Context: one part of a larger RNA
RNA sequence: ACCAAUUAAGGGAAUUCGGCAUAUUAGUCCUGUAGCUUCGGCUUAAGGGAUGUCUAUCUUUGUUUUUUCAGAAAUGUAAAAGCAUAGUUAGAUCUCAGUAACAAGGAUGGCCCGACUGUUUACCAAAAACGUAGCCAGUUGCUAAUCUGAAAAGACUUGUAUAACUGGUGAGACCUGCCCAGUCGCGGUUUCUCAAACUCCUUUUCAAGGGAGCUAAGGUCCGUGAAACGGCGGGGGUAACUAUGACCCUCUUAAGGUAGCGUAAUACCUUGUCGUCUGAAUGGCGACUUGCAUGAAUGGUUUAACGAGGUUGUCACUGUCCCUAAUUGGAACCUU
Numbered sequence: 001a002c003c004a005a006u007u008a009a010g011g012g013a014a015u016u017c018g019g020c021a022u023a024u025u026a027g028u029c030c031u032g033u034a035g036c037u038u039c040g041g042c043u044u045a046a047g048g049g050a051u052g053u054c055u056a057u058c059u060u061u062g063u064u065u066u067u068u069c070a071g072a073a074a075u076g077u078a079a080a081a082g083c084a085u086a087g088u089u090a091g092a093u094c095u096c097a098g099u100a101a102c103a104a105g106g107a108u109g110g111c112c113c114g115a116c117u118g119u120u121u122a123c124c125a126a127a128a129a130c131g132u133a134g135c136c137a138g139u140u141g142c143u144a145a146u147c148u149g150a151a152a153a154g155a156c157u158u159g160u161a162u163a164a165c166u167g168g169u170g171a172g173a174c175c176u177g178c179c180c181a182g183u184c185g186c187g188g189u190u191u192c193u194c195a196a197a198c199u200c201c202u203u204u205u206c207a208a209g210g211g212a213g214c215u216a217a218g219g220u221c222c223g224u225g226a227a228a229c230g231g232c233g234g235g236g237g238u239a240a241c242u243a244u245g246a247c248c249c250u251c252u253u254a255a256g257g258u259a260g261c262g263u264a265a266u267a268c269c270u271u272g273u274c275g276u277c278u279g280a281a282u283g284g285c286g287a288c289u290u291g292c293a294u295g296a297a298u299g300g301u302u303u304a305a306c307g308a309g310g311u312u313g314u315c316a317c318u319g320u321c322c323c324u325a326a327u328u329g330g331a332a333c334c335u336u
Stems, first nucleotide, its partner, number of pairs: 002330007010322002014320001019317001027051005035042002038171001052093005058087002061084007069076002094098001106315007113307002118130002134169007146155003172302004177232003182229002184225005192219002198213005233251005260294001261291001272288006
């Protein structure tokens, strides 16, 4: 020097990417409890007090004995006492310390994500990923659709559309705008296109070849579906200061982004600007917002509860640090 522990005056996060790790708190009883809320909760919110032993007092429960009353007795009723038991109140008493050991929540505020309990990368990831109830769409009338199998057959199911399967979204609340031009799905029509087979023609016959006709699905065509895949503009001018532009003109599209939210887990410029928290913040929160490149079940915005999730404050607490030191046990080292 190392490993594992223990203890540190004064300060108390100055440490650090970050309070990582440590410490604090802790049981039970009494009291008290803001704000939010889906009225169930969050809740042990937070905060405050008590806690050992002895004595007295009154009470609880169990049991034994004695007495009263009823009864022939068993037994029942009422009272008292003894022992045990659990508490109330009062007094006393000892320690630095009374849940004295063990055991045993630190608390709280803002925001993001995911509703929740649950599941997951056995051995670097437990999460915001997966699932979920709820919502929506599609397929399927039962010898069903779907799945397994070469088949027989089997699963779903001894179920029957309040069912089974497939896909999307993801509790609840408020909502879910416009577009069918492209792609895909579904339905329809018979103008056009369209293979083989078939029919007919073809060098006088045959073969091979050539040509014409007919025709299914498909394509074309017509319609329909966006909680199907997806998509949701540009230029110029304009109000009696300036600025802005309700308004007008124009090009253009299938339609030109609605409600919301917004410098965001999405914003390049960017450490945007303003406010607030700090002594000081590329930080947090609240606003603003031509948003490089937000946006509505590829769900949008919120939301009590929940989370070994992420981020940022405050109180308490501490060897994280100022700034190290000592002790115990190991290991190591030296001598033999």